Model confidence (mean pLDDT): 81 of 100. Predicted 3D model of a 72-nucleotide RNA (transfer RNA) from Candidatus Shapirobacteria bacterium CG08_land_8_20_14_0_20_39_18. The organism belongs to Candidatus Shapironibacteriota, within Bacteria.
[in-house]
C1' cells in the first nucleotide's frame, strides 16, 4: 500500500428494514445468626463518528476513526 472482517449495556454476545434483548455482573428486597445458593423487583444504550437512501435504519449505501486477519 491492497483486500477482507469486526465496532450494540460494565463484560461476552443476539437482534436478516417495523417498540433494542439475553447470559454474567451491579443495586434493592425476601430467605439465613452470617455468607453463599435460591426467589422477586430494578437501574444501566445518542447501536464507534458523520452524512445519504427510505413512511420507517443497529440493519442498506458513502466517507472517517479504532481493532484484527491475509497478501505485497
Nucleotide at each position: 500500500g491492497a483486500u477482507c472482517g469486526c465496532u450494540u449495556a460494565g463484560c461476552u454476545c443476539a437482534a436478516u428494514g417495523g417498540u433494542a434483548g439475553a447470559g454474567c455482573g451491579c443495586u434493592u428486597c425476601g430467605u439465613u445468626u452470617a455468607c453463599a445458593u435460591c426467589g422477586a423487583a430494578g437501574a444501566g444504550g445518542u447501536u464507534g463518528g458523520c452524512g445519504g437512501u427510505u413512511c420507517a435504519a443497529a440493519u442498506c449505501c458513502a466517507c472517517c476513526a479504532g481493532c484484527g486477519a491475509u497478501c505485497a